[in-house]
RNA sequence: GAGGUCGUCCAAGGCGGAGUGUAAUUCUCCGACCGGCGGUAACCCUGCUGGGGAAGCCCGCAAGUCCUGUCAAAUUUUCGACCAUGCAGGACCGACGCAGUGAGAGUCUGCGGCCGACGGUAAAGUCCGGAAGAGAGGAAGUGUUU
Numbered sequence: 001g002a003g004g005u006c007g008u009c010c011a012a013g014g015c016g017g018a019g020u021g022u023a024a025u026u027c028u029c030c031g032a033c034c035g036g037c038g039g040u041a042a043c044c045c046u047g048c049u050g051g052g053g054a055a056g057c058c059c060g061c062a063a064g065u066c067c068u069g070u071c072a073a074a075u076u077u078u079c080g081a082c083c084a085u086g087c088a089g090g091a092c093c094g095a096c097g098c099a100g101u102g103a104g105a106g107u108c109u110g111c112g113g114c115c116g117a118c119g120g121u122a123a124a125g126u127c128c129g130g131a132a133g134a135g136a137g138g139a140a141g142u143g144u145u146u
Base pairs, nucleotide, nucleotide: 001146002145003144006141008139009138010137015031016030017029018028019027032126033125034116035115036061037060038059039058043053044052045051046050056114057113064092065091066090067089068088069087070086075081096112097111098110099109100108118129119128120127
């Protein structure tokens, strides 16, 4: 240095004003704001055979919702039925154009645009809730093999 082990810790941001109304941070008008994790990146930085940083809408993932199977306890006289915060499998799972430069743009520059789980509630990316949860992953360690 590399591979694998074990726990530990960390791991999400964001709304105001006016209007209507019994009621709206949810609707309408005006104007704002936010961007999980890994990868890649014609860009940037640097101590330059190297190292570091850079994407909401390029690739992938997580969370979330739903379905199927399995199934404990409980309920039940029995059978059956029912049944999860478990396990296994599957489905769903958002959004970008134009111009410029250039050999080449999904990434750079400029302009304009678009997107955002579920439950609650006057219809929600920004409020409340599941969530002091889970987690893509990240960090510093332990000790092991080579």